[in-house]
RNA sequence: GGGCGAUUAGCACAGGGGUAGCGCGUUCCCUUCACACGGGAGAGGCCACUGGUUCAAAUCCAGUAUCGCCCA
Repeated sequence: GGGCGAUUAGCACAGGGGUAGCGCGUUCCCUUCACACGGGAGAGGCCACUGGUUCAAAUCCAGUAUCGCCCA
């Protein structure tokens, strides 16, 4: 220098045009003398960034950034 892939909650990941989810973690409640386990409820996201397409974009397109792999 060229090609490919990834970027979504604190962490690991789903979701592939129509209001964004799961597990772990976290907060509160129940349970206990207390802790752990268990049960219930909640908070936390400008979906990396900037444009474009569309009635509507996390999702499609282009560019940028970061990370990873391959080729030279």